[in-house]
The RNA shown here (FMN riboswitch aptamer (RFN element)) has 146 nucleotides.
Its Rfam family is "FMN riboswitch aptamer (RFN element)". Its family is annotated with FMN binding in the Gene Ontology.
Its mean pLDDT, the model's own confidence on a scale to 100, is 83.
Of the family's consensus pairs, 100% are formed in the model.
RNA sequence: UAAUUGUUUUGGGGCGGGGUGAGAUUCCCCACCGGCGGCAGCGAAGCCCGUAACGGGUCUUCGGACAGUCCGCGAACUCCCGCGAGGGAGCCGAACCGGUGAAAUUCCGGUACCGACGGUCAUAGUCCGGAUGGGAGAAACAAAAA
Numbered sequence: 001u002a003a004u005u006g007u008u009u010u011g012g013g014g015c016g017g018g019g020u021g022a023g024a025u026u027c028c029c030c031a032c033c034g035g036c037g038g039c040a041g042c043g044a045a046g047c048c049c050g051u052a053a054c055g056g057g058u059c060u061u062c063g064g065a066c067a068g069u070c071c072g073c074g075a076a077c078u079c080c081c082g083c084g085a086g087g088g089a090g091c092c093g094a095a096c097c098g099g100u101g102a103a104a105u106u107c108c109g110g111u112a113c114c115g116a117c118g119g120u121c122a123u124a125g126u127c128c129g130g131a132u133g134g135g136a137g138a139a140a141c142a143a144a145a146a
Base pairs, nucleotide, nucleotide: 001146004143005142006141007140008139009138010137016030017029018028019027031126032125033115034114035073036072037071038070042063043062044061045060046059047057048056049055068113069112077090078089079088080087081086095111096110097109098108099107117129118128119127
């Protein structure tokens, strides 16, 4: 330095206004929200190699670009196994155009689009519920092969 293991903590946001109606935060018009990880052919300094000089390497440090719609994951949902705790498999939404730049489907501008299951005087991304749950992961601490 550190594979890995353990413990603790942490780990999702949003209906405001108007309309219709007996009834809608569910319909219609306007509005509001966005889990986790990944993705930088660049520059500077140091170092190393080389040159008369220009240069090259990219090992280290610093700077630099930021995603609901790219790549992957989680949750939900479906099926299977198990007395159970739990395990396995499946499924898994949606973006383009222009600009800047070394680099952006990530930034800026414009215009679009997407959102589990059950409940409900009436159809839900935003209300209530499973859920004081689960969880991708994040941080801290401890041990530690090599």